[in-house]
Molecule: SAM riboswitch aptamer (S box leader)
Organism: Lentibacillus sediminis
């Protein structure tokens, strides 16, 4: 980097450093000198991998569901993935509002 599968309405920030950007991309709308990004320390959240129990299925390896744990591997800690863009439907006189899906993206696990 590519592919497969799963999830994405919940949750969780202080300090140091640094010194102007950041929120992927379009258009918006936001955050930011009351200090952005990067990096470091500490803290926290969550429960993908991990692990415990029960039930069920299977000849078995094992799998599925539910509930619990948090030592380790990742991840995350403004705003729903901040909203939106594409397609279809519903409502409305209309700006528009709304639902679903796709695309894109993020993360995990596995494969190449």
């Nucleotide at each position: 980097c590519u592919c497969u599968u799963a999830u994405c309405a919940u949750g969780a920030g202080c300090g140091g450093u640094g010194g102007a950007g950041g929120g992927a991309a379009c258009g918006g709308c936001c955050c930011u000198a009351u200090g952005a990004a990067c990096c470091c320390g500490c803290g926290g959240c969550a429960a993908c991998c991990u692990u415990c129990a029960a039930a069920c299925a299977a000849c078995a390896g094992u799998g599925u569901u539910u509930g619990g744990a948090a030592a380790g591997g990742u991840g995350c800690c403004a705003a729903u993935u901040c909203c939106u863009g594409c397609a279809a439907g519903g409502c409305g006189g209309a700006u528009g509002c709304u639902u679903u899906g796709a695309c894109a993206g993020a993360u995990a696990a596995g494969a190449g």